[in-house]
Context: one part of a larger RNA
RNA sequence: GGACGAACGCUGGCGGCGUGCCUAACACAUGCAAGUCGAACGGGGUGAGGCCCUUCGGGACCUUUACCCAGUGGCGAACGGGUGAGUAACGCGUGAGGAACCUGCCUUUCAGUGGGGGACAACAGUUGGAAACGACUGCUAAUACCGCAUGAAGCUUUUGGGAGACAUCUCCUGAAAGCCAAAGCUUAAUGUGCUGAAAGAUGGCCUCGCGUCUGAUUAGCUAGUUGGUGGGGUAACGGCCCACCAAGGCGACGAUCAGUAGCCGGACUGAGAGGUUGAACGGCCACAUUGGGACUGAGAUACGGCCCAGACUCCUACGGGAGGCAGCAGUGGGGAAUAUUGGGCAAUGGGCGAAAGCCUGACCCAGCAACGCCGCGUGAAGGAAGAAGGCUUUCGGGUUGUAAACUUCCUUUGUCAGGGACGAAACAAAUGACGGUACCUGACGAAUAAGCCACGGCUAACUACGUGCCAGCAGCCGCGGUAAUACGUAGGUGGCGAGCGUUAUCC
Numbered sequence: 001g002g003a004c005g006a007a008c009g010c011u012g013g014c015g016g017c018g019u020g021c022c023u024a025a026c027a028c029a030u031g032c033a034a035g036u037c038g039a040a041c042g043g044g045g046u047g048a049g050g051c052c053c054u055u056c057g058g059g060a061c062c063u064u065u066a067c068c069c070a071g072u073g074g075c076g077a078a079c080g081g082g083u084g085a086g087u088a089a090c091g092c093g094u095g096a097g098g099a100a101c102c103u104g105c106c107u108u109u110c111a112g113u114g115g116g117g118g119a120c121a122a123c124a125g126u127u128g129g130a131a132a133c134g135a136c137u138g139c140u141a142a143u144a145c146c147g148c149a150u151g152a153a154g155c156u157u158u159u160g161g162g163a164g165a166c167a168u169c170u171c172c173u174g175a176a177a178g179c180c181a182a183a184g185c186u187u188a189a190u191g192u193g194c195u196g197a198a199a200g201a202u203g204g205c206c207u208c209g210c211g212u213c214u215g216a217u218u219a220g221c222u223a224g225u226u227g228g229u230g231g232g233g234u235a236a237c238g239g240c241c242c243a244c245c246a247a248g249g250c251g252a253c254g255a256u257c258a259g260u261a262g263c264c265g266g267a268c269u270g271a272g273a274g275g276u277u278g279a280a281c282g283g284c285c286a287c288a289u290u291g292g293g294a295c296u297g298a299g300a301u302a303c304g305g306c307c308c309a310g311a312c313u314c315c316u317a318c319g320g321g322a323g324g325c326a327g328c329a330g331u332g333g334g335g336a337a338u339a340u341u342g343g344g345c346a347a348u349g350g351g352c353g354a355a356a357g358c359c360u361g362a363c364c365c366a367g368c369a370a371c372g373c374c375g376c377g378u379g380a381a382g383g384a385a386g387a388a389g390g391c392u393u394u395c396g397g398g399u400u401g402u403a404a405a406c407u408u409c410c411u412u413u414g415u416c417a418g419g420g421a422c423g424a425a426a427c428a429a430a431u432g433a434c435g436g437u438a439c440c441u442g443a444c445g446a447a448u449a450a451g452c453c454a455c456g457g458c459u460a461a462c463u464a465c466g467u468g469c470c471a472g473c474a475g476c477c478g479c480g481g482u483a484a485u486a487c488g489u490a491g492g493u494g495g496c497g498a499g500c501g502u503u504a505u506c507c
Stems, first nucleotide, its partner, number of pairs: 001507003006503005013376006019369002021334001026332003030329003035075003040072002043069004047064004052059002082287003091212008101204002106200008114148001116146002123138006154179011184192002213259003220250003225247008262284004266277004289310005312323004340366001342365003348362001349360004379409004389400004414444006423434001451496005456477003462491005472479002
C1' cells in the first nucleotide's frame, strides 16, 4: 500500500447493487417450510334435480353436472433448503477404465393387454384407555392383492458353427429344454395408462495412475492381517463375509501413531515465482439431538419416515405417552459481533394432475444494518469598508479571508401535486407481490444535509496558553524535570470526506 462475512470510537443526507451468527453441530415457545390426483376405488355429509308420503314442521326412495370429509390406491416425499461436527480418505481434484454394474419419470422401436379368485380399510355395531392409540364382530370396491393362460428378441441349462485369445473367457450366429407379464380409466370422436423386450438419454455405483497440512521429542505396524481354493452375498468386482490352505502384506520415497482440517472452481496479495484463504456464487463429499439397525423403494446420510438404546424437554388420571429449527422467521444463551415471528406465487423452477388447478419460507420481493463497492448531493457566480468576532503581535500590524454579510442565479436532492411503466410468456382474452415503486411533468424555496484524524522525524501540515519527569503521549526513534512545533486546550494548517480513525487477521 492492498484486502476483509469484520468489530470498536466519533460522526452521519440520498440512491443502485451486493452482503449480514466467523462464537455454543448450545437448548428451543409459536407459526409456516410436501403435497397432489375423483379421468384408479368404495363410502359419509352438504347441495341440486326427479318422484312419493305428509300431522305442512318435515320425512322416505332414486339420480349426480357441484362442493366438503376422512379412507383404500398411485406418484412425489432420496429433489429443493440447511450446516461443516466428523473425515488426511479414492473424501476431493485431475486423467483413465468397467469384457464386473444399476437406472423411476423422458425419447425411439417391436410385441402383448385373455380369463378368474379371495380379502382388508373406510363404514356399521360392541368395547378398552386420562390420553396417545387400540381390540372384537359384520359388510364392501379398485390401476390394491393372489393364482391360471399366452409369451420371445428376455433369463437359466445343455449344445452346433465362426472370429478374437496361450488359456479361462468374450463376441457373432443357430438348435433343444425349462421359467417369467399385464389394468384399466375416459371422450361425441381415441386419448391416456398397464405388461414384456431392445436401444438411447439422464442420473448413479465400482476400480486404478498422479496430486492433496504438520510432527521422528511418534520407527516399527498388521491375524481377516496378505494371498490362494471353494462357497455365500451384492445391481456388480472384491476378505465384502465364511470354511480350509499358505505366511504373507506395509514401512526413512516416512508405515503406524498423534495433532489440525471438509475438498475444489475460485478469492486476496504479489512484477512474477509464490504466500494466504475456501464467507457469498457453482461442483463434489459428509451430517441431521447422541449411538446402532434395518424396512419401503428405480433411488435412502431417509433433516420435517420407522425400530432400539442414551441424554434432555413436555403431558399424565402414575398405568403410560409425546418431541427433535445444522429449513424460513423468531426466543434464550454464548459473544467484540451479525437482520423481520413481513408480502406473493406475478416471474423462474419443482411436485402432483388429462386439464382447470393445488402446494412450494425454493424463489421473486419488501423491511433492518454506512457491513462493502459504486454514484450523487450538502449549492453556483459576483462580492474588500479586506466588516465584526476569534487568534496572534515587535502594538505598526498579521491571520481567519471572497470566507461571511450583500447582490444575481440554479433546483440535483427535498416537500407537495398530476401522469405512470418494462418485467406478461402462452391463439385470443385474462393474469404484477414488488407498487402508485422506478421514471416523466409542474410548483416551492438555498431551502433538508459535514465530519473525522493528524500537524517532532519517518510524513503533508505551527503558533499561543496551561502543565512542570507531574498529568500524560507513543507504530519506531523517543517527548515531559519553567520558554514543550511531541502532553492538554485554543487559533491556524494538512489529509481524507458520508465517512474518518483504531484494533484483529492475510499478502
Small-subunit ribosomal RNA, 5' domain from an uncultured bacterium, 507 nucleotides, folded computationally. The coordinates come from a structure-prediction model, not an experiment, and the mean pLDDT is 82.